The RNA shown here (SAM riboswitch aptamer (S box leader)) has 105 nucleotides and comes from Alkalibacterium putridalgicola. NCBI's taxonomy places the organism under Bacteria, Bacillati, Lactobacillales, Carnobacteriaceae, Alkalibacterium. Its mean pLDDT, the model's own confidence on a scale to 100, is 84.
RNA sequence: ACCUUAUCUAGAGUAAGCGGAGGGAAUUGGCCCUGUGAAGCUUCAGCAGCAGACCGCAUGCGGCACUGUGCUAAAUCCAACAAGAGAAAUCUUGGAAGAUAAGUC
Numbered sequence: 001a002c003c004u005u006a007u008c009u010a011g012a013g014u015a016a017g018c019g020g021a022g023g024g025a026a027u028u029g030g031c032c033c034u035g036u037g038a039a040g041c042u043u044c045a046g047c048a049g050c051a052g053a054c055c056g057c058a059u060g061c062g063g064c065a066c067u068g069u070g071c072u073a074a075a076u077c078c079a080a081c082a083a084g085a086g087a088a089a090u091c092u093u094g095g096a097a098g099a100u101a102a103g104u105c
Stems, first nucleotide, its partner, number of pairs: 003103006013044001015043004022033003027080004045072003050068003054063004076097001081094005
């Protein structure tokens, strides 16, 4: 890498330094962010609570936030495929893809 399981409409940065034109996973379309400074790197701050540790009890739930991760514009920014509703615009549900965690090999 692949595979399995769970979650993905909540939450949290107008921070500092370097950087200097892109970015929002990929393709297409849309819509946004960006020289009032994108990506990336470092530091600090914060959010969350997946796994471990610890605590409580009703022993599989609650707490905590020490450790390992993760995250901090917009629903995973929206759509694409299928089904349904609708005169249409469009809407709903599911899937696919993706992200994160834990596990398997």